[in-house]
RNA sequence: UAUGAAAAAGCCAAACCCGUCGCGAGGCGGGGACGGAAAGCCAACGGGGCUCACGUAGUCGGCCGGGUUGCCGCAC
Numbered sequence: 001u002a003u004g005a006a007a008a009a010g011c012c013a014a015a016c017c018c019g020u021c022g023c024g025a026g027g028c029g030g031g032g033a034c035g036g037a038a039a040g041c042c043a044a045c046g047g048g049g050c051u052c053a054c055g056u057a058g059u060c061g062g063c064c065g066g067g068u069u070g071c072c073g074c075a076c
Stems, first nucleotide, its partner, number of pairs: 001075001003073002011036002016031006034062001040068003045065003048060004052055001
């Protein structure tokens, strides 16, 4: 640099439930585990979905592409 998840050490946490914030999409904390090889971060990179007090507004990084950082292994 590229690639993989067979092994090893681990990591995150869908739906749903409880509490809480928000008009709402949704966020946060706890439980939980559908899945993930970046399901780490960036919404001030582009597209797209969703919400509403419809705006030069908000929200989704576990929608797609992209940027950036990272464990282990094989190869160079």
This is a predicted structure of a 76-nucleotide RNA (c-di-GMP-I-GGC riboswitch aptamer) from a Campylobacteraceae bacterium. Its Rfam family is "c-di-GMP-I-GGC riboswitch aptamer". Rfam links the family to the GO term cyclic-di-GMP binding. The family is grouped with related families in Rfam's "c-di-GMP_I riboswitch clan". Its mean pLDDT, the model's own confidence on a scale to 100, is 84. Of the family's consensus pairs, 95% are formed in the model. The sequence was found by an Rfam model in a public genome assembly.